[in-house]
RNA sequence: AGUUUGAUCCUGGCUCAGGACGAACGCUGGCGGCAUGCCUAACACAUGCAAGUCGAACGAGAAAGCUCCUUCGGGAGUGAUUAAAGUGGCGCACGGGUGAGUAACGCGUAGACAACCUGCCCUCCAGUUCGGGACAACUCUUCGAAAGGAGAGCUAAUACCGGAUAACAAUGUUUGGCAUAAGCCAAAUAUUUGAAAGCUUUAUGUGCUGAGGGAGGGGUCUGCGUCCCAUUAGCUUGUUGGUAAGGUAACGGCUUACCAAGGCAACGAUGGGUAGCGGGUUUGAGAGGACGAUCCGCCACACUGGCACUGAGACACGGGCCAGACUCCUACGGGAGGCAGCAGUGGGGAAUAUUGCACAAUGGAGGAAACUCUGAUGCAGCAAUGUCGCGUGAGUGAAGAAGGCCCUUGGGUCGUAAAGCUCUUUUAUGGGGGAAGAUGAUGACGGUACCCCAGGAAUAAGCACCGGCUAACUACGUGCCAGCAGCCGCGGUAAUACGUAGGGUGCGAGCGUUGUUCGGAAUUACUGGGCGUAAAGGGCGCGCAGGCGGAAUAGCAAGUCGGAGGUGAAAGCCCGGGGCUCAACCCCGGAGGGUCUUUCGAAACUGCUAAUCUAGAGAGGGUCAGGGGCCAGCAGAAUUCCUGGUGUAGAGGUGAAAUUCGUAGAUAUCAGGAGGAAUACCGGUGGCGAAAGCGGCUGGCUGGGGCCACUCUGACGCUGAGGCGCGAAAGCGUGGGGAGCAAACGGGAUUAGAUACCCCGGUAGUCCACGCCGUAAACGAUGAGCACUGGACGUCCGGAGGGUUCGACCCUUCUGGGUGUUUCAGCUAACGCAUUAAGUGCUCCGCCUGUGGAGUACGGUCGCAAGACUAAAACUCAAAGGAAUUGACGGGGACCCGCACAAGUAGUGGAGCAUGUGGUCUAAUUCGAAGAUACGCGCAGAACCUUACCAACACUUGACAUGUUCGUCGCGACUCUAAGAGAUUAGAGUUUUCGGUUCGGCCGGACGAAACACAGGUGCUGCAUGGCUGUCGUCAGCUCGUGUCGUGAGAUGUUGGGUUAAGUCCCGCAACGAGCGCAACCCCCCCUUUUAGUUGCUACCAUUCAGUUGGGCACUUUAAAAGAACUGCCAGUGAUAAGCUGGAGGAAGGCGGGGAUGACGUCAAGUCCUCAUGGCCCUUACGUGUUGGGCUACACACGUGCUACAAUGGUACUCACAGAGAGCCGCGAAGCCGCAAGGUGUAGCUAAUCUCAUAAAUCUUUUCGUAGUCCGGAUUGGAGUCUGCAACUCGACUCCAUGAAGUCGGAAUCGCUAGUAAUCGUAGAUCAGAAUGCUACGGUGAAUACGUUCCCGGGUCUUGUACACACCGCCCGUCAUACCAUGGGAGUGGGUUGCACCAGAAGUGGCUAGUCUAACUUUGUGAGGACGGUCACCACGGUGUGAUUCAUGACUGGGGUAAAGUCGUAACAAGGUAG
Repeated sequence: AGUUUGAUCCUGGCUCAGGACGAACGCUGGCGGCAUGCCUAACACAUGCAAGUCGAACGAGAAAGCUCCUUCGGGAGUGAUUAAAGUGGCGCACGGGUGAGUAACGCGUAGACAACCUGCCCUCCAGUUCGGGACAACUCUUCGAAAGGAGAGCUAAUACCGGAUAACAAUGUUUGGCAUAAGCCAAAUAUUUGAAAGCUUUAUGUGCUGAGGGAGGGGUCUGCGUCCCAUUAGCUUGUUGGUAAGGUAACGGCUUACCAAGGCAACGAUGGGUAGCGGGUUUGAGAGGACGAUCCGCCACACUGGCACUGAGACACGGGCCAGACUCCUACGGGAGGCAGCAGUGGGGAAUAUUGCACAAUGGAGGAAACUCUGAUGCAGCAAUGUCGCGUGAGUGAAGAAGGCCCUUGGGUCGUAAAGCUCUUUUAUGGGGGAAGAUGAUGACGGUACCCCAGGAAUAAGCACCGGCUAACUACGUGCCAGCAGCCGCGGUAAUACGUAGGGUGCGAGCGUUGUUCGGAAUUACUGGGCGUAAAGGGCGCGCAGGCGGAAUAGCAAGUCGGAGGUGAAAGCCCGGGGCUCAACCCCGGAGGGUCUUUCGAAACUGCUAAUCUAGAGAGGGUCAGGGGCCAGCAGAAUUCCUGGUGUAGAGGUGAAAUUCGUAGAUAUCAGGAGGAAUACCGGUGGCGAAAGCGGCUGGCUGGGGCCACUCUGACGCUGAGGCGCGAAAGCGUGGGGAGCAAACGGGAUUAGAUACCCCGGUAGUCCACGCCGUAAACGAUGAGCACUGGACGUCCGGAGGGUUCGACCCUUCUGGGUGUUUCAGCUAACGCAUUAAGUGCUCCGCCUGUGGAGUACGGUCGCAAGACUAAAACUCAAAGGAAUUGACGGGGACCCGCACAAGUAGUGGAGCAUGUGGUCUAAUUCGAAGAUACGCGCAGAACCUUACCAACACUUGACAUGUUCGUCGCGACUCUAAGAGAUUAGAGUUUUCGGUUCGGCCGGACGAAACACAGGUGCUGCAUGGCUGUCGUCAGCUCGUGUCGUGAGAUGUUGGGUUAAGUCCCGCAACGAGCGCAACCCCCCCUUUUAGUUGCUACCAUUCAGUUGGGCACUUUAAAAGAACUGCCAGUGAUAAGCUGGAGGAAGGCGGGGAUGACGUCAAGUCCUCAUGGCCCUUACGUGUUGGGCUACACACGUGCUACAAUGGUACUCACAGAGAGCCGCGAAGCCGCAAGGUGUAGCUAAUCUCAUAAAUCUUUUCGUAGUCCGGAUUGGAGUCUGCAACUCGACUCCAUGAAGUCGGAAUCGCUAGUAAUCGUAGAUCAGAAUGCUACGGUGAAUACGUUCCCGGGUCUUGUACACACCGCCCGUCAUACCAUGGGAGUGGGUUGCACCAGAAGUGGCUAGUCUAACUUUGUGAGGACGGUCACCACGGUGUGAUUCAUGACUGGGGUAAAGUCGUAACAAGGUAG
């Protein structure tokens, strides 16, 4: 930084960016320097090499070669201080490897040894004398396959042995000095033991022996430090100590005997797991964390286990013995071996190099030395494994080339990049020269580093990434596929996230990925976190250990502070300087580093000691309140039951019922009795108690607390791991008791079911005594104690003062203690807490570290059981969670509105028909619309056309547009003929001389032909879009600026009190204003005035059949401009407001009626088939044309309508009154014809003039008389009219005839509040024709509204929420399926280990005349030695029995995950029974 949410703050986990690496893998790869290179199988190893050397310790001693001689057989000399081997000396304990074991004095650090050893080296003192006997080699014999021996004989020494001498050695005694815990040193003396070796080149040679000192090395001991587990709590018998002895270089239970009973452990013994430790490396600001390759120090190991020998040093990597496993040889009798040395092989593994050169240098062993040996080491080889440096060219170069990619088609970009021109040569290649490393000789590296010359840009660039984090974007392909992914997440047809390309970004001989580790992570918090609600306070008390602790004084100096000394190896890190051309690297110098140690000092603080004090704590005295506890007794009310009386048919119960009780007498009522449990009123955020908890009254016993005034003790205190005690309810055991209530259970209801909620019953239990259990949302979700820090108001228990009063009481002030409310400061993520803190501090304890798995499993402890306490992991997810915000929702609340209900009215749903839809059918029945918000909708009008559909027939630059080329200008248009269903094809004819002009087939126009760009598409996507529209809804809302509040999302404003149709207005208010909506402005109607007067009108004057005509413009009317209505006026009411109610006047009164007008937004609502448009798709077809058909089908279902069912009616006659429209491809009068539709006819009219055009209901009169009718008109037959190329599929109308259903419509449901509903007709658009639809117009003209409980929808406020895709939400559990990890499990198989016992190799020690025996000898059966035997200890091994751990196991338990399964609906809203 990303990630939980619609958004916010917090908590909290996950993830990323950085660094490091002995790394590995993928792609790529030019050079050099310096480093590094089996992390796995301490697995097994072929082959070679890795420790020898010394002839100046000793005896013996070849060969080749060379020279000489030769009798040619050979001999001599040299080789030769020879090789090989032996005796002897030194070395082999170093160097090199590895990390198995080890949790330890192993390592680190600081010390000790007065408890020790020390070859070679240095120094010093003294000495180096006299003898002796052997054994190898060698020779001979002999066994064996071999490895190896056996016997006999010869021989030397610096090999071995004896004697002498020596003390400063050892032991003892005495004295002195020093020191003191044991002691050390010196001197004297006694005794005893005890040395030697020579060689040679003859030297100041080198060895050897004894003694002292030194240096270096080693051994031992000690303080401190050094991983995890307590689901390891007790361990220990040589164990702990003592005495004595033995043993060791040395102390020591190291060992043995005896004695004592100790020792270790919560400051973690014992056990288990893991691990070599350190210097350091890496990370980090640091503190820390992780690691312990390379280099250095220490330790341990050397096939596994045991053992000792030799030696100065080993219990010995390239020595020995034994046992075991493995491998090899074998003649089967026996033997041999140990790469965790350097190379190398196999194996394992993701993975780690050459069977190289040299001793030239450095170092080591031996030697006097030359020298020899040295896989130590120095070098080379392999590997981009790491790190450092260099290069892959430089300058110029715009026609911005070609080409690629993108494109809005203009261009942009790769890009000065390339080419071209001019240069350079690092590197690489070829040639020449050529070091240092060496102090005299000697150079593996190496003809290397380095230098010079030559030629030529020549030999040299990749990898990852480009959605955010995170620098870097486009195109194509793909279409929840293929794939990506560190986290969030991309991909379902426009993917900056997949794949490819172009471009870009980053790093660069590398780049990415994976793994590990530190960081970020304050995410274990010492530095540096928390616990009311996020994870987290123990249920409460007492209290051992521990931690912490009041005031003053003195001392000490453990902590603390300061100075000085020692040490903290080297290397490394850091600083300065130097050397390789630089750097890495290397060298020199310095600094730094410890919880170390020694010493000196200080004394404030902590601590300790001593002796004081009273403020903490406690005690004594007085007084007070209280459901504090335990025991006993007593009381009344009520329920139930029993007995008796009265009394009669019900009672009881519920939403409604039923089960139940009752005529065998219930319920009700009265009287008496029994029994158990609980204690109304008082009663109270009142009291008491540590908490759990405690409630009638009286008595007894008893704990704690408050207050008051004094006296006393003198820090006696606080907290408290373990421990002990108390501890609701339920439950358990034994014995009682049992009225009411009541799990389980039974029955009745409810229900889809109802193992529930409701009802009727009812047993454990509830009660008592005793004993267990030990848990609760045991909560204030807030541990205990002390101190400090503001107010206000209650209440309970004390004390004191004042007022009043005779007094009780009452009022009031102060003060101590409890218990509450409210609000500052402060704190808190917020909510909230706030002297009873969640504020500010101190002390101590408990607890937390993502969700789930899980408070589960296993183990342990407790319990009679139930179970409790303690308490994981695998696996899983990227969240889980807290508080608050805005919405939405609620079978939450409050208020309000609406033809929402109610009150009415007329309908629909039933019938027939019309029309639309579904379904079905069909070649096609084109397509769309789908709850409200599709369905007389798109369609204001399908016979052809329309038309998009189907069949058939045709066309292909196309029916339509633009451009290029060519031709024509007698083009084109029109008419006719033939074929054809037509499109179309073929032909004939008629008519008209294209326009401009610079006079150029120059320009324009038209047509034809050809080819190509392209046209065309009612093809797909309304979920890519614009535009338009529906709906919530003409609902009253939706927002903004500034300010203020809040960490923030947000809030405020917009809420509140009134009021309105209205967020309309008024008042109040941390808000003040503003915008879109409301209203108004616009149109129509209603009134008046003015103006105007034809086509309108006609009072008056004439006139006519007629406002027909002449006058006239008063009236009506028309159409333009004005006026008029504003709660303006009055009264009441309201708050003196806004407003409301009533009234006056007025044509109209409180919005006068109607229309247009539709806020922010919602529904991915509708429309790609109106139009436009991105993308995709078709291109002799999904385009275009034509003919015919279809959209008109028809068992059925639904919607919307028309006509009816009749008398408020039908029929017939007569009579009357509109408004608004339309008309030249038109309306079409009068007249005439026809029963009629209509025909004929033409006048008039481009319309206030003419026409459509008679309005109809109504009214007057007539008839019908309740009937399937004189209602109703469907259907059908016949005959016609009109439109139109054409009425068959498939038009409308007329006449005659026919005369279905239908007698008012089930459940259900729609409209409407006034000129409305209902009813009546008229006109128009579309249109050739074709309305019961639609749009408009007028005529006649009602009923009802108490009201807001309910249904529906909406608005405001509030509340709850686990919802935000927003309740059509979310979400739980069983079951079924698949997979994963895990517990139990009869057991089974391994590892480790305890105990008991058996066994006992090699070895060491003890004992031992069994055997053998050179040196010496006192001659002894001597001493000494070897072998053998035996005892003790002991490795391997074996038996038995435990513990622990791992693997596995039929079956079984729960858990997790997955997907659209099944059943229900538990939780979230009062979640429908609060949880």

Model confidence (mean pLDDT): 84 of 100. Predicted 3D model of a 1475-nucleotide RNA (small-subunit ribosomal RNA) from an uncultured bacterium. The RNAcentral record of the sequence draws on ENA and SILVA.